[in-house]
Predicted 3D model of a 110-nucleotide RNA (SAM riboswitch aptamer (S box leader)) from a Bacteroidales bacterium.
RNA sequence: GAUUUAUAAAGAAGAGGUGAGAGACAGGCUCAGUGACCCUCUGGCAACCUGCCUCCUUCGGGAAAGGUGCCAAAUCCUGUUCGGAUAAUAGUGUCCGGAAUAUAUAAAUC
Numbered sequence: 001g002a003u004u005u006a007u008a009a010a011g012a013a014g015a016g017g018u019g020a021g022a023g024a025c026a027g028g029c030u031c032a033g034u035g036a037c038c039c040u041c042u043g044g045c046a047a048c049c050u051g052c053c054u055c056c057u058u059c060g061g062g063a064a065a066g067g068u069g070c071c072a073a074a075u076c077c078u079g080u081u082c083g084g085a086u087a088a089u090a091g092u093g094u095c096c097g098g099a100a101u102a103u104a105u106a107a108a109u110c
Base pairs, nucleotide, nucleotide: 001110002109003108004107005106006105007104008103013042014041015040016039017038021031022030023029025079026078027077028076043071044070045069048067049066050065052062053061054060075102080099081098082097083096084095085094086093087092
């Protein structure tokens, strides 16, 4: 880097450093010299993997030692399509739900 599977409307701070954009991309809309983003330390959230305890045919449950990850806003909203409802009847708009695509994280394989 590629592929597959699973999950994504929950949750989670402070200090120091740096100094301009950041939130993947596009359009919005937000955050940001009252210092965002990013890095370090401490703290925390969570439970994908290893291990531990328990239940035990299986399926499960628990804690949280280790490996990641994460700690603004629903993956911030939408971005393709299907169904339903509603308003209009020229074009179409709005809302709800499902599937998909994209993105992110974990594990396995190449």